[in-house]
Context: one part of a larger RNA
RNA sequence: UUCGGUGUAAAGAAUCUAUAGGUAACUCCUUAAGUCCGCUUUCAAAUCCUAGGGCUCAAUCCUAGAAAACAGGCGAUGGAAACUAUUAGGUUGGAUUAUGGUAGGGGCGGAGGGAAUUUUUGAUGGAGCGUUGAAAUGUGUAGAUAUCAAAAAGAAUACCAGAGUUGAAGGUACUUUGUUGCACCGACACUGACACUAAAAAACAAGAGCUAGGGGAGCAAAAGGGAUUAGAUACCCAAGUAGAUCUAGCCAUAAAUGAUGGAUAUUAAUUGCUAUGCGUAUCGACACGUGUAGAGAUGUAGCUAACGCAUUGAAUAUCCUGCUUGGGGAUUACGUUUGCAAGAAUAAAAUUG
Numbered sequence: 001u002u003c004g005g006u007g008u009a010a011a012g013a014a015u016c017u018a019u020a021g022g023u024a025a026c027u028c029c030u031u032a033a034g035u036c037c038g039c040u041u042u043c044a045a046a047u048c049c050u051a052g053g054g055c056u057c058a059a060u061c062c063u064a065g066a067a068a069a070c071a072g073g074c075g076a077u078g079g080a081a082a083c084u085a086u087u088a089g090g091u092u093g094g095a096u097u098a099u100g101g102u103a104g105g106g107g108c109g110g111a112g113g114g115a116a117u118u119u120u121u122g123a124u125g126g127a128g129c130g131u132u133g134a135a136a137u138g139u140g141u142a143g144a145u146a147u148c149a150a151a152a153a154g155a156a157u158a159c160c161a162g163a164g165u166u167g168a169a170g171g172u173a174c175u176u177u178g179u180u181g182c183a184c185c186g187a188c189a190c191u192g193a194c195a196c197u198a199a200a201a202a203a204c205a206a207g208a209g210c211u212a213g214g215g216g217a218g219c220a221a222a223a224g225g226g227a228u229u230a231g232a233u234a235c236c237c238a239a240g241u242a243g244a245u246c247u248a249g250c251c252a253u254a255a256a257u258g259a260u261g262g263a264u265a266u267u268a269a270u271u272g273c274u275a276u277g278c279g280u281a282u283c284g285a286c287a288c289g290u291g292u293a294g295a296g297a298u299g300u301a302g303c304u305a306a307c308g309c310a311u312u313g314a315a316u317a318u319c320c321u322g323c324u325u326g327g328g329g330a331u332u333a334c335g336u337u338u339g340c341a342a343g344a345a346u347a348a349a350a351u352u353g
Stems, first nucleotide, its partner, number of pairs: 004324003007307002012321001015203001017201001021197003025091003031085001033084002035080004040075001042073002049065005094194001095191001097189001099186004106180007113157001117153008128139002166171001209250006219243001225237002261320006269298003273294008302309002327352002335346004
């Protein structure tokens, strides 16, 4: 390297865009690089093979012969034109664009709302409240808890809500508005292979963490208090700072999971849902039949070590790509790159059984 693998045994990169590269529809023409056919040069000696000889034998060594034919390597030359490639033209099914609609918690910005919580003020009221398995710390006659009224603040948006929607993933839900991206369906007008994948590279990336400035209601690492306990650096309780939130910028990791890379084609059925079209029917809605796109539940063939997967494949095939090669040592050391730091990325060996 071939080969075998990658849901759960080692192994799919968190995701996406895209360059090089690889691969790629139909038809006709050209060329002859790959490919195929004919003929042909060359492939030293040693080695190998055969027959002898000589070191006591053997290995080793010496001499002679053979090395024809076929196959093969680097070439020369003459042809073939199916396939790959190349040149020129055409086609439309792949892929775009335009057009008519539709759905949506898709992104970013602005404005507004109510419930709850806490705090403050006022009123009523007068002894407990709060908490637990039980308590204590705590809080309250300096008037708490409770009830009512007013005000302020910050964060989150009950019900609707669903196996539901949407986004590349992370993620996304009060109402309204501005702006913007994408998807799907219908009709079939346009371009005419413009496609697929993708090393490097760029972008984005939960939470935690970091820098600077705001903000801080509830919650809550740390540190302290009360319990529990043999102890209790915990679980439980009362408090509580970073943080959480906003703006600007870093960090680049997650069981970043469907533990399942992307694309195309083919391959039983049944059933509920989302978006949308057509037909039948109807005053209309529902309903019935059917197509496309998505997202669920069963299940046949097939696959699988089994579990299970099964038109949303882990089936049957093709193309491209990441990764894997016994367990530890080791998501490590050293070096390098990167970062303010914390760290991240890349990534061994000795040794052990």
A computed fold for a 353-nucleotide part of an RNA from Adiantum capillus-veneris, annotated as small-subunit ribosomal RNA, central domain. Lineage of the source: Eukaryota > Tracheophyta > Euphyllophyta > Pteridaceae > Adiantum. Rfam family: Bacterial small subunit ribosomal RNA. Gene Ontology terms of the family: ribosome and structural constituent of ribosome.